[in-house]
RNA sequence: CAGCUGGACCGGACGGUCGCUCCCAGUUCGCUGGGGGAGGAAAGUCCGAACUCCGCAGAGCAGUGUGCCGGAUAACGUCCGGGAGGCCGUGUUCAAGCGCGGUCGACGGAAAGUGCCACAGAAAACAAACUACCUCGCCGUAAGGUGGGGAAAAGGUGAAAAGGUGCGGUAAGAGCGCACCGCCGCGCCAGUAAUGUCGCGGGCAGGGCAAACCCCACACGGAGCAAGACCAAAUAGGGGAGGAGUCCGGCGGAAGCCGGACACGUGCUGGCUCGGUGCGUCAUACUUCCGGGUAGGUCGCUAGAGCCGUUCAGUAAUGGGCGGCCCAGAGGAAUGACCGUCCUGCUGGUCUCCAGCAGACAGAAUUCGGCUUACAGGUUCAGCUGCCAU
Numbered sequence: 001c002a003g004c005u006g007g008a009c010c011g012g013a014c015g016g017u018c019g020c021u022c023c024c025a026g027u028u029c030g031c032u033g034g035g036g037g038a039g040g041a042a043a044g045u046c047c048g049a050a051c052u053c054c055g056c057a058g059a060g061c062a063g064u065g066u067g068c069c070g071g072a073u074a075a076c077g078u079c080c081g082g083g084a085g086g087c088c089g090u091g092u093u094c095a096a097g098c099g100c101g102g103u104c105g106a107c108g109g110a111a112a113g114u115g116c117c118a119c120a121g122a123a124a125a126c127a128a129a130c131u132a133c134c135u136c137g138c139c140g141u142a143a144g145g146u147g148g149g150g151a152a153a154a155g156g157u158g159a160a161a162a163g164g165u166g167c168g169g170u171a172a173g174a175g176c177g178c179a180c181c182g183c184c185g186c187g188c189c190a191g192u193a194a195u196g197u198c199g200c201g202g203g204c205a206g207g208g209c210a211a212a213c214c215c216c217a218c219a220c221g222g223a224g225c226a227a228g229a230c231c232a233a234a235u236a237g238g239g240g241a242g243g244a245g246u247c248c249g250g251c252g253g254a255a256g257c258c259g260g261a262c263a264c265g266u267g268c269u270g271g272c273u274c275g276g277u278g279c280g281u282c283a284u285a286c287u288u289c290c291g292g293g294u295a296g297g298u299c300g301c302u303a304g305a306g307c308c309g310u311u312c313a314g315u316a317a318u319g320g321g322c323g324g325c326c327c328a329g330a331g332g333a334a335u336g337a338c339c340g341u342c343c344u345g346c347u348g349g350u351c352u353c354c355a356g357c358a359g360a361c362a363g364a365a366u367u368c369g370g371c372u373u374a375c376a377g378g379u380u381c382a383g384c385u386g387c388c389a390u
Base pairs, nucleotide, nucleotide: 001386002385003384004383005382006381007380008379009378010377012342013341014340015339016338017337018336020037021036022035023034024033025032026031039361043372044371046370047369048368049367050366051224052223053222054221063220064219065218066217067216068082069081070080071079072078083107085104086103087102088101089100090099091098092097108215109214113213114212115209116208117207130155131154133150134149135148136147137146138145139144163181164180165179166178167177168176182204183202184201185200186199187198189196190195228299229298230297231296238290239289240288241287242286245262246261247260248259249258250257251256263281264280265279266278267277268276269275270274306325307324308323309322310321311320312319313318343359344358345357346356347355348354349353
């Protein structure tokens, strides 16, 4: 210097004109002036909370979720630190293994029980003899064939083959013996703990899968700002009060019904007094009051687990102190359009310049903490690789 990977940050700048929306001030109510106006993800709505309403004696069962250890936090399935493990690279060892560096993640239990382990393979969990190996019998001159036995070391199959490597041993072999590594049990020490070092004992039992059922431990009521609270039309409906009736006759056991007279209320009608006519007269019309609810309006609503700077504690996540700041709050839903100068990228040309085009992903809706996903281009830090120079 270039490339790759990972982390952090920025993600067009300035000015003008015309608009939109919220707040404040003024107003002659027409407007005028000033100030604020999207994001790192505002997204997916996956997890955790704040807030609100509803539910709730207690216990158990069922269901769902989480799951190494310690810490951070309002909380979390998030974050930080550590442990053990897998994978990759590298060094070392005869080899197994071990050391160093990087990286990955649902990382309790497979010695409670049940279940599953495709294909291939002789055999997949009470192990197993296909090829090859050793040995014995028989046949054969021999090569070899055939039957019995030994053997899990070699080949082959598989994701996985019943501890691994090396030496000894053996007819051939085998933890059969030994050393180292691994494993199991016990003990000491170190560590808050997960766990680790060391020592002793044991030839080795107990294959894998719990993102199969299950077991263990812990946690868990539901709905969500269209939550919810308040004010409150018109129309319809509910409740209370007021609101114009008596007589006679008939039927009937009664309740009541029918008819007539006059009175009253009301509609229609005749130009009016007044009359005619329809309906009604014990709760209809009408008047008035009350309450629920709808439209609509107000609150919830943006000063908060807030932002910036600095300092202290801590490996860190994070927390404390001090100083400064106020930073959208709409609701059929504002945050826009155009012009100029510049920046960046691409294309073309007559190439120190000019012209044209483009400027990522996306876009608030109660609010926070996370996770995940999308993102042109740029800045910066760390690691690795390559080249050049000293």

This is a predicted structure of a 390-nucleotide RNA (Bacterial RNase P class A) from a Terriglobales bacterium. Model confidence (mean pLDDT): 78 of 100. Rfam family: Bacterial RNase P class A. It is annotated as a ribozyme. The gene name in the source record is rnpB. NCBI's taxonomy places the organism under Bacteria, Pseudomonadati, Acidobacteriota, Terriglobia, Terriglobales.